Predicted 3D model of a 74-nucleotide RNA (transfer RNA) from a Candidatus Parcubacteria bacterium.
């Protein structure tokens, strides 16, 4: 410089032939159970999707530029 691949909740990471309200564990708060603590149990909060553009009735999904990281190639 040239390919590819990743960016979605504090943390790991789903969901794509475009379509009610964007999920799960984990973590955190609170109930509840226990003499108490932990596990377990129920409940709550918490992302408008890396940044800006385009398509489109309508994007996390498609298309384009950039950043960021990761890996091969020179």
């Nucleotide at each position: 410089g040239c390919c590819g691949g990743a960016g979605u909740a504090g943390c790991u990471c789903a969901a794509u032939a475009g379509g009610u309200u964007a999920g799960a564990g984990c973590g955190u708060a609170g109930c509840a159970c226990u003499c108490a603590u932990a596990a377990c149990g129920c409940u709550a909060a918490g992302g408008c999707a890396g940044u800006g553009g385009g398509u489109u009735c309508g994007a996390a999904u498609c298309c384009c530029a950039c950043c960021u990281c990761c890996g091969g190639c020179a």
Notes
The source organism's lineage runs through Bacteria, Bacteria candidate phyla and Candidatus Parcubacteria. It matches the Rfam family "tRNA". The prediction has a mean pLDDT of 81.